[in-house]
RNA sequence: GAUGAACGCUAGCUACAGGCUUAACACAUGCAGGUCGAGGGGCAUCAGGCAAGUGGCUUGCCACUUGUGCUGGCGACCGGCGCACGGGUGAGUAACGCGUACCGGACCUGCCCCGCGCUCCGGGAUAGUCUUGCGAAAGCAAGUUUAAUACCGGAUGUCGCCGUGUGGCCGCAUGGCUGUACGGUGAAAGAUUUAUCGGCGCGGGAUGGCGGUGCGUCCCAUUAGGCAGUUGGCGGGGUAACGGCCCACCAAACCGACGAUGGGUAGGGGUUCUGAGAGGAAGGUCCCCCACAUUGGAACUGAGACACGGUCCAAACUCCUACGGGAGGCAGCAGUGAGGAAUAUUGGUCAAUGGGCGGAAGCCUGAACCAGCCAAGUAGCGUGCAGGAUGAAGGCCCUUAGGGUUGUAAACUGCUUUGGUGCGGGAGUAAAGUGGCGCACGUGUUGCGCUAUUGCAAGUACCGCAAGAACAAGGACCGGCUAAUUCCGUGCCAGCAGCCGCGGUAAUACGGAAGGUCCGGGCGUUAUCCGGAAUCAUUGGGUUUAAAGGGAGCGCAGGCGGGAGAUUAGGCCGGCCGUGAAAUGUCCUGGCUCAACCAGGUCACUGCGGUCGGAACCGGUUUUCUUGAGUGCACGCAGGGGUGUUGGAAUUCAUGGUGUAGCGGUGAAAUGCUUAGAUAUCAUGAAGAACUCCGAUCGCGAAGGCAUAUGCCCGGAGUGCAACUGACGCUGAGGCUCGAAAGCGCGGGUAUCGAACAGGGUUAGAUACCCUGGUAGUCCGCGCCGUAAACGAUGGAUACCCGCGGUGCGUCUGUAGAGGUGUGCCGCCAAGCGAAAGCGUUAAGUAUCCCACCUGGGGAGUACGCCGGCAACGGUGAAACUCAAAGGAAUUGACGGGGGCCCGCACAAGCGGAGGAACAUGUGGUUUAAUUCGAUGAUACGCGAGGAACCUUACCCGGGCUCGAACCUGGAAGGGCGCCCUUUGGAGACAGAGGGUUUCCGCAAGGACUUUCCAGGAGGUGCUGCAUGGUUGUCGUCAGCUCGUGCCGUGAGGUGUCGGCUUAAGUGCCAUAACGAGCGCAACCCUCUCCCGCGUUUGCCAUCGGUUCGGCCGGGAACGCCGCGGGUACUGCCGCCGCAAGGUGCGAGGAAGGAGGGGAUGACGUCAAAUCAGCACGGCCCUUACGUCCGGGGCUACACACGUGUUACAAUGGCGGUUACAGGGGGAAGCCAGCAGGCGACUGCGCGCGGAUCCCCAAAGGCCGCCCCAGUUCGGACUGGAGUCUGCAACCCGACUCCACGAAGCCGGAUUCGCUAGUAAUCGCGCAUCAGCCAUGGCGCGGUGAAUACGUUCCCGGGCCUUGUACACACCGCCCGUCAAGCCAUGAAAGCCGGUGGUGCCUGAAGGCCGUGACCGCGAGGGUCGGCCUAGGGUAAACCCGGUGAUUGGGGCU
Repeated sequence: GAUGAACGCUAGCUACAGGCUUAACACAUGCAGGUCGAGGGGCAUCAGGCAAGUGGCUUGCCACUUGUGCUGGCGACCGGCGCACGGGUGAGUAACGCGUACCGGACCUGCCCCGCGCUCCGGGAUAGUCUUGCGAAAGCAAGUUUAAUACCGGAUGUCGCCGUGUGGCCGCAUGGCUGUACGGUGAAAGAUUUAUCGGCGCGGGAUGGCGGUGCGUCCCAUUAGGCAGUUGGCGGGGUAACGGCCCACCAAACCGACGAUGGGUAGGGGUUCUGAGAGGAAGGUCCCCCACAUUGGAACUGAGACACGGUCCAAACUCCUACGGGAGGCAGCAGUGAGGAAUAUUGGUCAAUGGGCGGAAGCCUGAACCAGCCAAGUAGCGUGCAGGAUGAAGGCCCUUAGGGUUGUAAACUGCUUUGGUGCGGGAGUAAAGUGGCGCACGUGUUGCGCUAUUGCAAGUACCGCAAGAACAAGGACCGGCUAAUUCCGUGCCAGCAGCCGCGGUAAUACGGAAGGUCCGGGCGUUAUCCGGAAUCAUUGGGUUUAAAGGGAGCGCAGGCGGGAGAUUAGGCCGGCCGUGAAAUGUCCUGGCUCAACCAGGUCACUGCGGUCGGAACCGGUUUUCUUGAGUGCACGCAGGGGUGUUGGAAUUCAUGGUGUAGCGGUGAAAUGCUUAGAUAUCAUGAAGAACUCCGAUCGCGAAGGCAUAUGCCCGGAGUGCAACUGACGCUGAGGCUCGAAAGCGCGGGUAUCGAACAGGGUUAGAUACCCUGGUAGUCCGCGCCGUAAACGAUGGAUACCCGCGGUGCGUCUGUAGAGGUGUGCCGCCAAGCGAAAGCGUUAAGUAUCCCACCUGGGGAGUACGCCGGCAACGGUGAAACUCAAAGGAAUUGACGGGGGCCCGCACAAGCGGAGGAACAUGUGGUUUAAUUCGAUGAUACGCGAGGAACCUUACCCGGGCUCGAACCUGGAAGGGCGCCCUUUGGAGACAGAGGGUUUCCGCAAGGACUUUCCAGGAGGUGCUGCAUGGUUGUCGUCAGCUCGUGCCGUGAGGUGUCGGCUUAAGUGCCAUAACGAGCGCAACCCUCUCCCGCGUUUGCCAUCGGUUCGGCCGGGAACGCCGCGGGUACUGCCGCCGCAAGGUGCGAGGAAGGAGGGGAUGACGUCAAAUCAGCACGGCCCUUACGUCCGGGGCUACACACGUGUUACAAUGGCGGUUACAGGGGGAAGCCAGCAGGCGACUGCGCGCGGAUCCCCAAAGGCCGCCCCAGUUCGGACUGGAGUCUGCAACCCGACUCCACGAAGCCGGAUUCGCUAGUAAUCGCGCAUCAGCCAUGGCGCGGUGAAUACGUUCCCGGGCCUUGUACACACCGCCCGUCAAGCCAUGAAAGCCGGUGGUGCCUGAAGGCCGUGACCGCGAGGGUCGGCCUAGGGUAAACCCGGUGAUUGGGGCU
């Protein structure tokens, strides 16, 4: 785009067209085929006439009855014509059925037309009617009588036909046409109104039919052979006619890979839809042809039928029945039931068109024309048009709260009036015909004129008038494809979905709404066809890797094929002719108001046939040529094939010798062998198999494949010569042959190796990998099998198209270590090709020819069938079902029990810990009224906590408040506010009472301020860190991450950033289609270490003086310290290495040396990492509570488990005494000297200090002493008692002190952590938070002060390059098979059931044919009986197809 559609929602009108696609299922009822009285006998019925009768009366009329075929007419009947048309359907049919073009010299044709001739004489019946009988009916029988255009006999014969004889002409064969002579044979019907209409024969025409032929006409080869009247002949029969159509006999043919036979499906065509076309699909309406008429068979009649509304028979079904027997056939028009998603009225009329009959009038006509129903299609029209902004109101609409949108939409104003409604008018379809009248002429089935008459639809189309915007809009969609977006609801639910896919709490995808988009009397959905699809490719595809080259060769058929000449004309091309029905299509014109529609004309119908011509090309015939192909001669070549012979090494075995304890094997072992002497070694012997080196990037072969040497036999390519043949060629469906390994059969052989098998080992297991054995096999002969990653994943042949290099074989040359040439093989490239990878004269380039093969993945190379095979199995080779992909090449990442290079306390080397104990602390779990919440591998767990007794506090219980605990604004009332004291109730919050004091501005009112009330903003540690900001952890202080321009690539992307060297570093150097740049690195900043300058309320007295002997004082500014500012270090110098960058050294110098130590500083990004409870913030939720206040409790629970720590287990120690030396900090509600009290925590008194000045203030260490290896003078938990301090308050639940008690623990399993130097270890000091403190934590400070690093194989993490990838949520990936379960389709299966088409035998209706003496008939003929054939029926065996089937096999989806 289309449709004979259906379904959903919706629906105003008109025109035109259309309407059982299913059950060729069954049918009630009505209608659809009659007509002719001018063929006939007649006359039931109707009308008229006549006659008679009766009645009424207006006395010549009406009515009735009876009679009469007399008339019009006419049921039934005889007869003629029609009924073979028209109408329906699509079952069957794969066929000369249809289409097209021819042929009939092999035919028929009623009615119609033309021509010629004729129409004479007779005869007997029969229906009807009547009578009788049978029957329920349908109907039938017998008898009497009768007519014809019914039937029969005879005559005539233009003429036809047949036979015989004889001419002419013609043809594509048989033959045809046409004369002529003779013989034989064959006709007729009448009617009537006298006009005509008929009848017969012959010839011709027209029309219609019949037969034959060429070409075309669906799918399956998993249908490959078919066939017995089969193929042909001769002779008959039959027919309109030919024919094996039928029959007898004879021959043995005929069809088939160019697809016979069989199976499935199907009416064919004109045309229709689609498409640019070529094609593909379809065959409804209309037209042509065919076939059919319940199913099957058959004939009769007839011009024509094997007959839709005829006959006979059989069968099924339905109906009637008196049970004896009968009737029926809607696939005609309506209609009914049924089936179905689904398809209409039991309408009108013969007015027109057409048909039948008739002389005609006319009759008949469900053909036809009309109307009805149905949006079921096409076309047209309308539902209004114009103006109208405060852009009204309203909105279950949105919103940033301003507004936006609906929207000129509405209201309102003006205008119009199609359709509809009402009223009125009103064509054309009708012309012919017919009846009547008239005229004309060439007198006819003539023409013309006048008149009368005929309309179903329908008072319709159309026209006019009237009122009046009045009565008339919906459907689908809005994630992408695809045009149109927001809100709410929902929360992987409900649902959507054509494909991709949406929905798990902000859904443009579900549902609703608002808005929008598209189309519009329709819009969507479903189904089907074509297109897009070059996705079956003729036009117009492919086959290295995406699906696809046969494993290879030979070769029949077939296809294709070299140069020249001649000829032919089949293909091909052209002119003309015929045909290609009409409709349809195209264009033009015209008619309906337009259009659709219809009409006229044009072209087209791409085809087929005929005829004439052409001769380039293809084909045929013929002559010729040599370059394709082949042959010959010569030369060399090879691991080509077959067969015989042959050689050495090795292996194993046997025998003997030597020799002794192991051998063998592995990652390590064991099984195994061995003191009966192995392994090892020597000698001799035996056997079988395979051929080291040469050997190659090599050679040969069609492929498989081929290797010791050599003889023989066979085959091959190459080169050279140019003698011979003369296109002999290429390809090759089927076919034939070859065909690795394994396997199979028979026989032989068997050394090695070695499926199966056994043992050992490995392992969670190990029916494997490894080891020890070992059968078949491996080898030979003969015969099968016929496959493979049979690969170059690349069929064969020929020609053409830049080059470079290597190599095998041959050959030529004058330069020979060179050059040329031919043929093979290999590597690299231009062009070109290719999706790319790549191919590239050995093409995957450019072309031609032939073969094979492909058409999404799975199912499946499976099933079934067939063929082959001894078997194994091979060849051929589907479908159901299922998926939205499967796949190729390349890219970037990530990953690898891949590779290379390199880092890091990563390992290793060390030191000290953790894991065991007790305790502290955090977490899990459990518990609880609550044990608030968060953090959860690394990157949570002494984390948020840098201070939970109340507070904090978010949790629980209980008690209060509701503008609220805090803040702001407005209003009202009161008071001054405020502060202090006392007091009542209460647990307190809170509520209440009393007293004291009293501020500021303003003259005042009043205000600031405050209490209460009212109103509005509140409040929430409630949820979502997966809506967010900000901040943070981690990879990782790792060396990376990117950009611009250029270049490369179809593209993703690459290059740069790779490579070499170097570095801590993408640090630098070199190289370089890249050149530069940015974020990172480094540097710049702070600090420590050295020096210098400057400064001086500490330090030094160095120097001088004083001194109470304390830098205490004067004084000084050198040193140290502090502070500020500078300097120094850069591989700068030297040696060596290196192109350079740089590296290196017991280098120099220097406080420091190659980044001097430490800190701050964290690229692009990753983990939907962490945090809504620090803060902020979108959305959601609560509002006398999820807010807020208070008291109490809880966060401190405790069978357990884990993390982080502290203290220990002791003698490098513990205890007592004594004695030194820091840094960095802090200090006023503070630090506190000193003195006093107390064993002590601490207390009292009290100097100094807001601090380089005072205070906090050291320990390990040193020295002296005790302890003597012990659960201790170790260890200090726990517990008892007594205290101190802070605080409103230490019960839950503080720290500290003293006395007493004195637990576990004697160095810690698997495993695991930190650290590379002022580091680890060890020792103490300080600070924040803080009333106090559960701090053993955190953050800092200094004191003492080690060990070790061979090295980078391994573990972990990381960087760069490279490689593989089926991963991309990226290896914590992906993914395979069994098993369990549900569902689905399917194969097999003992069987069972059904079906198609044949076959054999039996039977055999109707009918036809053949035969037939007696019977019937005047005759024609009939009857009877018999035979043959056959539908159907019965029976039998087998094939084929389908269904079903316990069970079973695999497959698919979940």

RNAcentral holds the sequence, with entries from ENA and SILVA. Predicted 3D model of a 1454-nucleotide RNA (small-subunit ribosomal RNA) from an uncultured Prevotellaceae bacterium. Its Rfam family is "Bacterial small subunit ribosomal RNA". Gene Ontology terms of the family: ribosome and structural constituent of ribosome. Its mean pLDDT, the model's own confidence on a scale to 100, is 84.